[in-house]
Context: one part of a larger RNA
Molecule: small-subunit ribosomal RNA, central domain
Organism: uncultured bacterium
RNA sequence: UUGGGCGUAAAGAGCUUGUAGGUGGUUGGUCGCGUCUGCCGUGAAAGCCCAUGGCUUAACCGUGGGUUUGCGGUGGGUACGGGCCAGCUUGAGUGUAGUAGGGGAGAUUGGAAUUCCUGGUGUAGCGGUGGAAUGCGCAGAUAUCAGGAGGAACACCGGUGGCGAAGGCGAAUCUCUGGGCUAUAACUGACACUGAGGAGCGAAAGCAUGGGGAGCGAACAGGAUUAGAUACCCUGGUAGUCCAUGCUGUAAACGUUGGGAACUAGAUGUGGGGAUUUUGUUAUUUCUGCGUCGUAGCUAACGCUUUAAGUUCCCCGCCUGGGGGAGUACGGUCGCAAGGCUAAAACUC
Repeated sequence: UUGGGCGUAAAGAGCUUGUAGGUGGUUGGUCGCGUCUGCCGUGAAAGCCCAUGGCUUAACCGUGGGUUUGCGGUGGGUACGGGCCAGCUUGAGUGUAGUAGGGGAGAUUGGAAUUCCUGGUGUAGCGGUGGAAUGCGCAGAUAUCAGGAGGAACACCGGUGGCGAAGGCGAAUCUCUGGGCUAUAACUGACACUGAGGAGCGAAAGCAUGGGGAGCGAACAGGAUUAGAUACCCUGGUAGUCCAUGCUGUAAACGUUGGGAACUAGAUGUGGGGAUUUUGUUAUUUCUGCGUCGUAGCUAACGCUUUAAGUUCCCCGCCUGGGGGAGUACGGUCGCAAGGCUAAAACUC
């Protein structure tokens, strides 16, 4: 490389956008580049294959034909692919009218609770555990009432419910703003799909600078437990968790299942929107989203099954005997660092 694969055996990039490239709906015309075909030239000789001849045969040698799948020229054909021209509306997009939503950003506001501070009442315990102790408390704690401060998170509603490309998003109001869905068929007229590089987003932890710091809480300290206990349990507690601006760029970033298109029995629950009929708020049907089950089919099996892992097409990514060495070394590159990306070999079983 071919071939075969990628839910769980090795293998789908965390996600999106998009350049080159690859692929591309439908009708007519035109060209004849690909493509198909006839002829001509060339495709050295030897070789190889076939026929035949010469050394007594064979090997060997001679003669003729074929092979030489190619390249060039020339005459035709035009279904398909392609170029050019002119159209179409189903793909795609725009408009108009609706519609649901924790989609995003900023600002403001709210109540419950924890903690702390001040004051009142009040007295000897509180707290914690399997049981204890460390700890707090007569300098008046815990409990209780009133007032105040501050930070973080938003109970109930809440739901295999909603939205978002993914990460993710949940108190309320306002401002700005992205996308989806439904109906209509007014407009554009293939403007599409995928996407090497590139660019952007990207949980938590971590890093830099400046704030903030209630609760929780790596590290750390103490008390227990234990043979020991650098743990599980308890009392404290620093970074951090929060905000702003940058960086990092990774996760079991998972549906362990890349994106797009077409086709292929059904059953059933639910959210939103539209239409129709009946009706007074239910039923039926269609489209869309989220689920559960299941036939054919597929699968090594488990299982998947119109949301495919079924049947096909297009594009990208990735895997290559197994375990270890190792997602490591070296080199390159990115980063403030921590580290990330790329990525071996010896050796060994």